[in-house]
RNA sequence: ACGGGUAUAGUAUAACGGUAGUACAGAGGUCUCCAAAACCUUCAGUCUGGGUUCGAAUCCUAGUACCCGUG
Numbered sequence: 001a002c003g004g005g006u007a008u009a010g011u012a013u014a015a016c017g018g019u020a021g022u023a024c025a026g027a028g029g030u031c032u033c034c035a036a037a038a039c040c041u042u043c044a045g046u047c048u049g050g051g052u053u054c055g056a057a058u059c060c061u062a063g064u065a066c067c068c069g070u071g
Base pairs, nucleotide, nucleotide: 001070002069003068004067005066006065007064010024011023012022013021018054026042027041028040029039030038047063048062049061050060051059
């Protein structure tokens, strides 16, 4: 330099173009003599800009970061 892949909550990971979920972690509560465990509630997210569409995490495009490969 070129080609491919990935980017979603603090972490890990889902999601046919049609309400962004789940688990762990964090916070509060129930229970307990106290704690742990269990249960209930809660907190928090689509890498950035632009485009297509009635509607975009998803499609297109240009970037950024990381990973793999070719030379």
A computed fold for a 71-nucleotide RNA from Lacibacter sp., annotated as transfer RNA. RNAcentral records the identical sequence in 10 taxa. The sequence is in RNAcentral, with records from ENA, MGnify and Rfam. Its Rfam family is "tRNA". By type it is a transfer RNA. The organism belongs to Lacibacter, within Bacteria.